This is a predicted structure of an 87-nucleotide RNA (c-di-GMP-I riboswitch aptamer) from Neobacillus terrae. It was read from a public genome assembly, where an Rfam model found it. Model confidence (mean pLDDT): 82 of 100. It matches the Rfam family "c-di-GMP-I riboswitch aptamer". Rfam describes the family as follows. GEMM was predicted in a large-scale screen for bacterial structured RNA regulatory elements. Genes associated with GEMM are involved in a diverse array of functions, including chemotaxis regulation, signal transduction, secretion and chitin. Its family is annotated with cyclic-di-GMP binding in the Gene Ontology.
RNA sequence: CUCCGAAAAAUGCAAACCUGUCGAAAGUCAGCGGCGCAAAGCUAAAGGGGCUAAGGAGUUUAUGUCUAUGCCAGCCAGCAUGCCGAA
Numbered sequence: 001c002u003c004c005g006a007a008a009a010a011u012g013c014a015a016a017c018c019u020g021u022c023g024a025a026a027g028u029c030a031g032c033g034g035c036g037c038a039a040a041g042c043u044a045a046a047g048g049g050g051c052u053a054a055g056g057a058g059u060u061u062a063u064g065u066c067u068a069u070g071c072c073a074g075c076c077a078g079c080a081u082g083c084c085g086a087a
Stems, first nucleotide, its partner, number of pairs: 004085002011038003018031003022027001035074001041079003047076002049072003055067003059062001
């Protein structure tokens, strides 16, 4: 340095629920909380996948269908990135 990841230590992140903010929604942000995580750090304006459907489209007219320009990095993936160091 690379791989790897302890029933080690230090450090960090924070699911659901609940409360509030923004939003049509998905979801975001803040608080609470701690399910989990060794990249749960970053990338969604061009890798795949998923969620939503305001607006728009169209029809067989209905709690319906299609559609991202809205989202998800805690789905996979990617990155001349990063903490610790037993086997």